[in-house]
Molecule: RNase P RNA; transfer RNA
Organism: Planctomycetota bacterium
RNA sequence: AGAGUCACUUGGGUGAUCGCGCGCGGGAAUCCCCGCUCGAGGAAAGUCCGGGCUUCAUAGGGCGCAGUGGUGGCUAACAGCCACCGAGGGAAACCUCAGGGAAAGUGCCGCAGAAAACAAACCGCCUAAGCAGCCUCGGCUGCCGGUAAGGGUGAAAUGGCGAGGUAAGAGCUCACCGCGCGCUUGGUGACAAGCGUGGCAGGGUAAACCCCACUGGAAGAAAGUUCACAUAGGGAGGGAUGGCGUGGUCCGCGCCGUUAUGACCUCCGGGUAGAGCGUUUGAGGCUGGCGGCAACGCGAGUCCCAGAGAAAUGGUCACCCCCUCGCAAGAGGGACAAGAUCCGGCUUACAGAGUGGCUCUCCAC
RNA sequence: GGGGAUAUAGCUCAGUUGGGAGAGCGCGUGGAUCGCACCCACGAGGUCGGGGGUUCGAGUCCCCCUAUCUCCACCA
Numbered sequence: 001a002g003a004g005u006c007a008c009u010u011g012g013g014u015g016a017u018c019g020c021g022c023g024c025g026g027g028a029a030u031c032c033c034c035g036c037u038c039g040a041g042g043a044a045a046g047u048c049c050g051g052g053c054u055u056c057a058u059a060g061g062g063c064g065c066a067g068u069g070g071u072g073g074c075u076a077a078c079a080g081c082c083a084c085c086g087a088g089g090g091a092a093a094c095c096u097c098a099g100g101g102a103a104a105g106u107g108c109c110g111c112a113g114a115a116a117a118c119a120a121a122c123c124g125c126c127u128a129a130g131c132a133g134c135c136u137c138g139g140c141u142g143c144c145g146g147u148a149a150g151g152g153u154g155a156a157a158u159g160g161c162g163a164g165g166u167a168a169g170a171g172c173u174c175a176c177c178g179c180g181c182g183c184u185u186g187g188u189g190a191c192a193a194g195c196g197u198g199g200c201a202g203g204g205u206a207a208a209c210c211c212c213a214c215u216g217g218a219a220g221a222a223a224g225u226u227c228a229c230a231u232a233g234g235g236a237g238g239g240a241u242g243g244c245g246u247g248g249u250c251c252g253c254g255c256c257g258u259u260a261u262g263a264c265c266u267c268c269g270g271g272u273a274g275a276g277c278g279u280u281u282g283a284g285g286c287u288g289g290c291g292g293c294a295a296c297g298c299g300a301g302u303c304c305c306a307g308a309g310a311a312a313u314g315g316u317c318a319c320c321c322c323c324u325c326g327c328a329a330g331a332g333g334g335a336c337a338a339g340a341u342c343c344g345g346c347u348u349a350c351a352g353a354g355u356g357g358c359u360c361u362c363c364a365c
Numbered sequence: 366g367g368g369g370a371u372a373u374a375g376c377u378c379a380g381u382u383g384g385g386a387g388a389g390c391g392c393g394u395g396g397a398u399c400g401c402a403c404c405c406a407c408g409a410g411g412u413c414g415g416g417g418g419u420u421c422g423a424g425u426c427c428c429c430c431u432a433u434c435u436c437c438a439c440c441a
Stems, first nucleotide, its partner, number of pairs: 001361010012320007020039002023036005041336001045347002048345005053220004060251004065216005070084005085099001086097004100211002105209002107205003122151002124147003130143006159177002162174003178200001179198008224277004234268005242256004270440003284303004289298003321334005366437007375390004384421001392408005414430005
C1' cells in the first nucleotide's frame, strides 16, 4: 500500500428569527401577556422473548398445553450476553450451528430401483461340495446353490483403503484410519489425550408423534385505583345435580340461586366520553478506582435529563462541513425513522462519515 | 395501546399423516345455430404474499418481514 475480518462511534454544526408542549417565575394575573429551564432514537419500530408493577383464593393440587435444549458462568429474568467444548466452512484472522435422545415405542421414506429396514440377487462373478444328463474320461450343460468385490437406481443400499485368503467372494484374517466398550490421566464440566479391548452392532427423519431434563398460574396500563356526573336494573330469548369468581379440563376454595317476584348467559336498548393518582428518581446517566480473561460485580464522586387530551418537539434565512454534477459562476442532495407504564434483550430498517484490534499478500528500511 | 385471523389462476375458494398444484365462474379456439345466448369439445393462464432455515424433498413444519381484515372503554 492492497485485500479481508471483527468490534465500536457518529447520524450534519453554529447563529439569528418565527412558532409549539410540560414546568417555574413575574404582570390587578383563573382564560391573556412577558421571561427562563427542559423537550425523541439507535433503532423511539415489529410486539418476538424476559422482568418490574397491578388485579384476580396472597394463585392451591392432578392432567393437559406451551417453551427451552453442549458445558460453566453473568443477570431481577431471558430464547439474551461472556468464556470454553464439539461439528461444519475458510489459506488465516474469523464465521455458522433449534448443538439432548433414533439402542423405550409408533409413524414416514413418493419416483427410480431386484431390494428402502424383519433389508435385498437385476446385470455381473463363481461352479469347490451335492444331484442329473452327455462324452473323445477330462471336461461341458442344467439343477440346487454361493457371492454385496464390480455395474446400475436413488438423498440414502450394513465402515473406508490396501494386503492375505478363496471356486468366486466376504472383517473371513491382518496393518492403518474410523467406530463401540472399558480403564487411567487432565479438566468444576462439556470434553480431550493415552492404553487396552471388540471384527463392527441397529440407515435417515424428533423445526413427525414421542421420551428425558428444566422452566412457565392467568390477564395486561383500555392493568388497577379515588372522586365527580348521567341513566330505564327497560325489552326479547334461554335457564336448574344450575351458575359466577378474567385460566383448556378435573378437583379444591369462596359466593349466588334452587320451581322462580328465577342466580346466571346471549342479543337489543339506556347513560357517561370528566378530573386526580398509577406516571416517570430509574435493575437511571456520566467520571474515574478496585476485582474478574470476559459478560459483569463492588464501592466513591457527580447530575436530574420528554411526558401528554392517543394531538408539542417544527419552519425560514445566513455561514461552515460532507457528497454529486459543472472549466467556473453555481445547482441539487445529507439516510432509516419519531415516545405514550417503565426497564433488559432480540429482530428488522438505515445515505454517508470516522476510530481501533486482528489476518494474509506485496514493497521499503 | 393491546389481542386474533387471512394471503393459492383475472374473481370466489378447496388442498392433512410433507412427494400429482386443483374446482367453479371468467378468457381463448373450434363445433352446433340463419345469427346470438344456453350447450358440447379442447386449451391457455400460478415467483402458492416476500425472504431465510429444517428435510432427499415444503403450498404444508420453524423463524423474520409485508399487506389486508377484525375484536377489545366505563356505568346502572